[in-house]
Background: Transfer RNA from a Candidatus Adlerbacteria bacterium, 73 nucleotides, folded computationally. Rfam family: tRNA.
């Protein structure tokens, strides 16, 4: 330099043909317990890598760039 995969909550990851961004774990609160843990119930948490474009509407489509991983030279 070229090709491919990936970047979404603190972490691991979903997100279908473009139509209200979700789960598990973690954190916090509650019930329970002498107390802790476990269990159960609930709550919080998002510039969807960055910047543009298309569209009534973009995590999703298009362009450029950044970062991570793999391959080729």
């Nucleotide at each position: 330099g070229c090709c491919g995969a990936g970047g979404u909550a603190g972490c691991u990851c979903a997100g279908u043909u473009g139509g209200u961004a979700g789960a598990g774990c973690a954190a916090c609160g509650g019930u329970u317990u002498u107390g802790u843990a476990a269990a159960c119930c609930g709550u919080c948490g998002g510039u969807c890598g960055u910047g543009g474009g298309u569209u009534c509407a973009a995590g999703u489509c298009c362009c450029a760039c950044c970062c991570u991983c793999g391959g080729c030279u």